The RNA shown here (transfer RNA) has 73 nucleotides and comes from Candidatus Woesearchaeota archaeon UBA525. The sequence was found in a public genome assembly. It matches the Rfam family "tRNA". By type it is a transfer RNA. Taxonomically the source falls in Candidatus Woesearchaeota (Archaea, Nanobdellati). Its mean pLDDT, the model's own confidence on a scale to 100, is 81.
RNA sequence: GAGCCCGUGGUCUAGUGGCUAUGACGUUGCUUUGACGUGGCGAAGGUCGCCGGUUCGAAUCCGGCCGGGCUCA
Numbered sequence: 001g002a003g004c005c006c007g008u009g010g011u012c013u014a015g016u017g018g019c020u021a022u023g024a025c026g027u028u029g030c031u032u033u034g035a036c037g038u039g040g041c042g043a044a045g046g047u048c049g050c051c052g053g054u055u056c057g058a059a060u061c062c063g064g065c066c067g068g069g070c071u072c073a
Base pairs, nucleotide, nucleotide: 001072002071003070004069005068006067007066010025011024012023018056027043028042029041030040031039049065050064051063052062053061
């Protein structure tokens, strides 16, 4: 330098045009226990990598850029 793939809460992840963006772990409040742990019921936490375009409507489609991975030179 070229091709392909990926980027979504602190971490991992579902979602492939339309409801308030899903779940697990973690954090945290209450509860359960003599206490700890486990369990139960809640809560917080996301400008969906950035900019622009298409569309009535974009995490999703298109272009550019940034970052990461694999392969080739």